[in-house]
Molecule: Bacterial RNase P class A
Organism: Deltaproteobacteria bacterium
RNA sequence: GAAGCGGGCCGGGCGACUGCCCCUGAAUUGGGGAGGAAAGUCCGGGCUCCGAAGGGCAGGAUGGCCGCUAACGGCGGCGCGGAGCGAUCCGCGGAAAGUGGCACAGAAAAUAUACCGCCCGCGAGGGUAAGGGUGAAAAGGCGGGGUAAGAGCCCACCGGCGCGCGAGUGAUCGCGCGCGCAUGCUAAACCCCAUCCGGAGCAAGACCAAAUAGGAGGAAGAGCUGCCCGCUCGCUAAUCCUCGGGUAUGGUCGCUAGAGCCGGCGGGCAACCGCCGGCCCAGAUGAAUGGUCGCCGCCCCGCGAGGGUACAGAACCCGGCUUACAGGCCCGCUCCGGUU
Numbered sequence: 001g002a003a004g005c006g007g008g009c010c011g012g013g014c015g016a017c018u019g020c021c022c023c024u025g026a027a028u029u030g031g032g033g034a035g036g037a038a039a040g041u042c043c044g045g046g047c048u049c050c051g052a053a054g055g056g057c058a059g060g061a062u063g064g065c066c067g068c069u070a071a072c073g074g075c076g077g078c079g080c081g082g083a084g085c086g087a088u089c090c091g092c093g094g095a096a097a098g099u100g101g102c103a104c105a106g107a108a109a110a111u112a113u114a115c116c117g118c119c120c121g122c123g124a125g126g127g128u129a130a131g132g133g134u135g136a137a138a139a140g141g142c143g144g145g146g147u148a149a150g151a152g153c154c155c156a157c158c159g160g161c162g163c164g165c166g167a168g169u170g171a172u173c174g175c176g177c178g179c180g181c182a183u184g185c186u187a188a189a190c191c192c193c194a195u196c197c198g199g200a201g202c203a204a205g206a207c208c209a210a211a212u213a214g215g216a217g218g219a220a221g222a223g224c225u226g227c228c229c230g231c232u233c234g235c236u237a238a239u240c241c242u243c244g245g246g247u248a249u250g251g252u253c254g255c256u257a258g259a260g261c262c263g264g265c266g267g268g269c270a271a272c273c274g275c276c277g278g279c280c281c282a283g284a285u286g287a288a289u290g291g292u293c294g295c296c297g298c299c300c301c302g303c304g305a306g307g308g309u310a311c312a313g314a315a316c317c318c319g320g321c322u323u324a325c326a327g328g329c330c331c332g333c334u335c336c337g338g339u340u
Base pairs, nucleotide, nucleotide: 001336003334004333005332006331007330008329009328010327012296013295014294015293016292017291018290020033021032022031023030035311039322040321042320043319044318045317046316047201048200049199050198054229055228056227057226059197060196061195062194063193064078065077066076067075068074079092080091081090082089083088093192094191098190099189100186101185102184115132116131117128118127119126120125140158141157143155144154145153159181160179161178162177163176164175165174166173167172205253206252207251208250215243216242217241218240219239221233222232223231260279261278262277263276264275265274266273267272299308300307301306
């Protein structure tokens, strides 16, 4: 200097005039007023309600191991496998419990073959699975011996299986011994194993106001994914269903002090945890957080004048994931080239 990998941040500032909302207050007196994703509604919870939410089946979700967390399908670290020169990135239970599938090509696709080839033979035929071919995948790889030619047929190494010892919380790893030896892929196919899951949701729910006919009929059932058992209440009504009539489509709460944020110290590889100190940072409700002007900053086009400046806006709250984003900045690491 260039090319990459991983992570973090900003995405407007200042002034004047003026307009809104919330809290406080006598008082524009004082204070505050959209995000890193507020988005998607994909996960997990807090919270509210269901008269107890117990057991089982069905169903659903997750999937290497160990930790973090309120919890998670999230995050951190480690293990194994794969890609890359590398920084790094991607993947993750089981195919020896069983069932199913593997198109086309190929001779044959799993209680699986002999097309070409090789060897023996006059021929008919026999032997073969090493070589070639087809394919994503074809009876473990490679080297040697052996053979008529070949084949774990035999041997060494690798791989596989079994046993033992050691290290580790563990997934796993290392070493030793034995056995010629296990017959492919697919489980976001059915399935098996392990772990977890009551349901509905702020339009949840609570209260006030208002008004009428607390009317009529029906049920042995009712109890918020489905079914069964159990439990509780009920059996002419306090539950549920249908019809009919009236009022309000109103107001208050829920509604913002939090699994909160900032700083310091300590523990831990880290995610994160503990202690101490400080701070209060939207609560609207047909929906506020704006408008105008001037100066500046950044970037792009342009000679200049000038023009433009991303994705996008709270609605109970929080932890994640995913997606969108003009332009710019910072940190760490890898590789290549040059110079000293």